[in-house]
């Protein structure tokens, strides 16, 4: 330099173009003599920018990033 691949919650992962979810973690409450376990509730995310579309995590383009390969 070229090609491919990856990017979603603090972490690990889902989601056929139609309200973005789960587990775990965090916080608050209940339970308990205290803690843990358990139960209830809350907060929390689509890498960035454009385009197509009534509507984009999803399709297209550019950039950035992860990993791999070729030279």
């Nucleotide at each position: 330099g070229c090609g491919a691949u990856u990017g979603u919650a603090g972490u690990u992962c889902a989601a056929u173009g139609g309200u973005a979810g789960a587990a775990u973690g965090u916080c608050a409450g209940a339970c308990u003599g205290u803690g843990g376990c358990u139960c209830u509730g809350a907060a929390g995310a689509c890498g960035a920018g454009a385009g197509u579309u009534c509507g984009a995590u999803u399709c297209u383009c550019u950039c950035c990033u992860u990993u791999c390969g070729c030279u």
Background
The RNA shown here (transfer RNA) has 71 nucleotides and comes from a Nanobdellota archaeon. Its Rfam family is "tRNA". Rfam links the family to the GO term triplet codon-amino acid adaptor activity. Its mean pLDDT, the model's own confidence on a scale to 100, is 80.